[in-house]
RNA sequence: GAUAAAGGCAAAACUGUCGUGAGGCAGUGGCGCAAAGCCGUGAGUCUCCUCUAGGAGAUUGUCAGGUUGCCGAA
Numbered sequence: 001g002a003u004a005a006a007g008g009c010a011a012a013a014c015u016g017u018c019g020u021g022a023g024g025c026a027g028u029g030g031c032g033c034a035a036a037g038c039c040g041u042g043a044g045u046c047u048c049c050u051c052u053a054g055g056a057g058a059u060u061g062u063c064a065g066g067u068u069g070c071c072g073a074a
Stems, first nucleotide, its partner, number of pairs: 001071001008033002013028006031061001037067003041064003044059006
């Protein structure tokens, strides 16, 4: 970051399954994405326990940060 090329990922919804739950996984699907690859490090939001201060989780397609990649016109 291009009216490029080769590709990649996969929103919502539905089905099945796991979980108290947020939500995860698989299939169908395709809203979109130049990192919508990886890391729960900081924050935000959400769930559970406690109900006083806290604790345990989820979310990377909420934002930032770290890190690793494809192409090479301007």

The RNA shown here (c-di-GMP-I riboswitch aptamer) has 74 nucleotides and comes from a soil metagenome. Rfam family: c-di-GMP-I riboswitch aptamer. Gene Ontology term of the family: cyclic-di-GMP binding.